Predicted 3D model of a 383-nucleotide RNA (Bacterial RNase P class A) from Sphingosinicella sp.
Rfam family: Bacterial RNase P class A. The family's RNA type in Rfam is ribozyme. Gene Ontology terms of the family: ribonuclease P activity, tRNA processing and dimeric ribonuclease P complex.
Its mean pLDDT, the model's own confidence on a scale to 100, is 76.
The model forms 97% of the base pairs in the Rfam consensus.

[in-house]
RNA sequence: CCAGAGGGUCGGGCGGCCGCUCUGCGAAGCCUUGGCGGAGCAGAGAGGAAAGUCCGGGCUCCGUGGAACGACGGCGCCGGGUAACACCCGGCUGGGGCAACCCAAGGGAGAGUGCCACAGAAAAUAGACCGCCUUCCUUUGCUUCGGUGAAGGAAGGGAAGGGCGAAAGGGUGCGGUAAGAGCGCACCGCGGUCCCGGUAACGGGACCGGCACGGUAAACCCCGCCGGGAGCAAGACCGAAUAGGGGCGGCAUACGGGCUUCGUUCCGGCCUCGCCGCCCGGGUUGGUUGCUCGAGGGACGGAGUGAUCCGUCUCCCAGAGGAAUGGCCGCCCAUCCGUCUUCGGACGGGGGACAGAACCCGGCUUACAGACCCUCUGGCUGA
Numbered sequence: 001c002c003a004g005a006g007g008g009u010c011g012g013g014c015g016g017c018c019g020c021u022c023u024g025c026g027a028a029g030c031c032u033u034g035g036c037g038g039a040g041c042a043g044a045g046a047g048g049a050a051a052g053u054c055c056g057g058g059c060u061c062c063g064u065g066g067a068a069c070g071a072c073g074g075c076g077c078c079g080g081g082u083a084a085c086a087c088c089c090g091g092c093u094g095g096g097g098c099a100a101c102c103c104a105a106g107g108g109a110g111a112g113u114g115c116c117a118c119a120g121a122a123a124a125u126a127g128a129c130c131g132c133c134u135u136c137c138u139u140u141g142c143u144u145c146g147g148u149g150a151a152g153g154a155a156g157g158g159a160a161g162g163g164c165g166a167a168a169g170g171g172u173g174c175g176g177u178a179a180g181a182g183c184g185c186a187c188c189g190c191g192g193u194c195c196c197g198g199u200a201a202c203g204g205g206a207c208c209g210g211c212a213c214g215g216u217a218a219a220c221c222c223c224g225c226c227g228g229g230a231g232c233a234a235g236a237c238c239g240a241a242u243a244g245g246g247g248c249g250g251c252a253u254a255c256g257g258g259c260u261u262c263g264u265u266c267c268g269g270c271c272u273c274g275c276c277g278c279c280c281g282g283g284u285u286g287g288u289u290g291c292u293c294g295a296g297g298g299a300c301g302g303a304g305u306g307a308u309c310c311g312u313c314u315c316c317c318a319g320a321g322g323a324a325u326g327g328c329c330g331c332c333c334a335u336c337c338g339u340c341u342u343c344g345g346a347c348g349g350g351g352g353a354c355a356g357a358a359c360c361c362g363g364c365u366u367a368c369a370g371a372c373c374c375u376c377u378g379g380c381u382g383a
Stems, first nucleotide, its partner, number of pairs: 001379010012332007020045006029036003047354001051365002054363005059231004065267006072227005077091005092106001093104004107222002112220002114216003129162002132157011170188006189211001190209008235289004245280007256272005296315008333352001335350006
């Protein structure tokens, strides 16, 4: 210098003018002297994803409790982190890459059921299309008459070769055979037992077995673990009217009926529909609250490979709600286009990615013009 891998930071800056939302102070004015009122001043005011709403929680309400079974949904190598997770970290195994490194929905297919398109003879009870080998028959060539060659047919052997396919029922080699075949042997693979290392996933080794066991579980299913429902339009308070509603007392009455928040069962629990009297009360428009100090940010120190945890100091950082966070101008910066060029640059013009909080956090995923930084890999070149 070129090509690449992993990670991080930022994502226009400065100034002027005009406006918007919130908070604090608060002038004039008004009145019942404590309020109303708001000129003006000061301070703060979107993101790394605020997005998708896909996971996990906090918080709130609903439910009168408990247990078992079932249904439904989710998760699934091992260990750790965390409030929790489907997230993160460190490993293992398999696959890809020369490498840095990347990818994996990664329990079970020797429990059962199902499926395996097209092609192909045959796709899980394997299988004979071509070719190979043996025997027999027919025709025929040669013949030293013993045989031998060719073509066709029949019966059988055989999974080595060809061909089909995503996949053909272990692979390579030697032996063996009429031809062949784990038929025999060696190595590799596979399965079982034992030993060693590791917390474990798993790895290594020894012995045995001739191979029995194709794939598919984001197909049913089996095993293990987890899970009440709804969501800030939750919920609470203030509040015109009507209806519904609630409480208490009395009467009436029922081995009845209803409720018990995924279903069923069991053990429990609660209510009592109707009539009369008294009392409480209501929640539409609107207003207030929930509302932002939080599993919070920063610096330093310590533990740990790391995710993360612990300690000390320090900071306060949007709270709108038909929904503020904006517009214009000037200069600069990154970048693009055109012209000129003494190749240093000059001039003119365009122009700023994705996107906008809505109760709050932790994640994942997706979108993103451009700029900068760190570490590493491969190659080339120079000293």